Record summary: This is a predicted structure of a 46-nucleotide RNA (SAM/SAH riboswitch aptamer) from uncultured Cognatiyoonia sp. Model confidence (mean pLDDT): 79 of 100. The sequence is in RNAcentral, with records from MGnify.
């Protein structure tokens, strides 16, 4: 770069859920080439 997995900042709180600042782990392509825009909440309490 592409695919896939975890960790993991972030809520007035959390036994869930979602996203995913940022890091790491395989397993492929490239041989100098590819360049905009997650959420800022849901469910339950108060």
């Nucleotide at each position: 770069c592409u695919g896939u997995c975890a960790c993991a900042a972030c809520g007035g709180c959390u036994u869930c859920c979602u996203g995913a600042c940022g890091u790491g782990g395989c397993a492929g392509g490239u041989c100098a080439a590819c360049c905009u825009u997650a959420u800022c909440g849901g469910a339950g309490c108060a």